Annotation
This is a predicted structure of a 68-nucleotide RNA (transfer RNA) from a bovine gut metagenome.
This record gives sequence, C1' cells and structure tokens, in this order.
RNA sequence: UGAUAUAGCUCAGUUGGUAGAGCAGCUCAUUCGUAAUGAGCAGGUCGUGGGUUCGAGUCCCACUAUCA
Repeated sequence: UGAUAUAGCUCAGUUGGUAGAGCAGCUCAUUCGUAAUGAGCAGGUCGUGGGUUCGAGUCCCACUAUCA
C1' cells in the first nucleotide's frame, strides 16, 4: 500500500429500504435398523467505535485482526 472481516463452517447480499443460501445441528416422515431422501425448526447486535441519512451489511472516518 492492496484485499478480506456477515449464522458453528464456506460464502451471497444488485441503485441505501424488514439479513439469505449450502453444509453442519435439532424435530418429524420414510426404513426391520442405519445411511440416504423429503418436510419443518432453531441459529446473526453484519470485526470495534464514531459520522452522514427518515432509514446503513451497503456511503464516510478512525481503530483492530488476518492474508499478500
């Protein structure tokens, strides 16, 4: 100096307008049983602190951590 930081993990999130997917977890169905499959549920102060705005994951500033 550049990039990255969002669910337990891997990652989306368009022009600023109620935060999502896959895997994992739990419940149910299916099965003699397990796995697989299907249906459903739960899980988030969006790295920290400020600013702008009616409204910020998104824009601006500082800081922290990781990678180069």
Its Rfam family is "tRNA". Its family is annotated with triplet codon-amino acid adaptor activity in the Gene Ontology. Rfam classes the family as a transfer RNA.
RNAcentral holds the sequence, with entries from MGnify.